A computed fold for a 66-nucleotide RNA, annotated as Pistol ribozyme. It matches the Rfam family "Pistol ribozyme". Rfam links the family to the GO term catalytic activity.

Formats: sequence, C1' cells, structure tokens
RNA sequence: ACUCGACUAUGCGAGUAUAAACAGCCUUUAGGCAUAGUGCGUUCAUAAGAUACUUAUGAGGUAGAG
Repeated sequence: ACUCGACUAUGCGAGUAUAAACAGCCUUUAGGCAUAGUGCGUUCAUAAGAUACUUAUGAGGUAGAG
C1' cells in the first nucleotide's frame, strides 16, 4: 500500500495476491468481530403450498463485566 471478516464509515483483526481464519478482550445468547444505518440469517405470529420441507407478510432485534 492493497485484499479479506455482507455493504458504507470508524474501530478491532488477519493476510501478501490469496480470500480465507482456531484471529477479531472474556464469558454469555437462537441472535451472527464491534458500533450506527440498510440488508441477510436467527426468533415469534399469521396465511398458503406440500409430505417433513418451502414461500410470503408483519413484529422484534443477546446479555454481563472489564
């Protein structure tokens, strides 16, 4: 300097041409590296289809301590 952990910003972390990961403070939670927003997944409800699963809509959106 670039690439990656959904995207943007900041942070945390990793790698060196690859795009992954046992990393991302510790534990916890179905709830995912973190925060905000937007999404997807996850949870609940309703409806429909179907043969053990799928789709749509709405609601909600881990916690504690340092």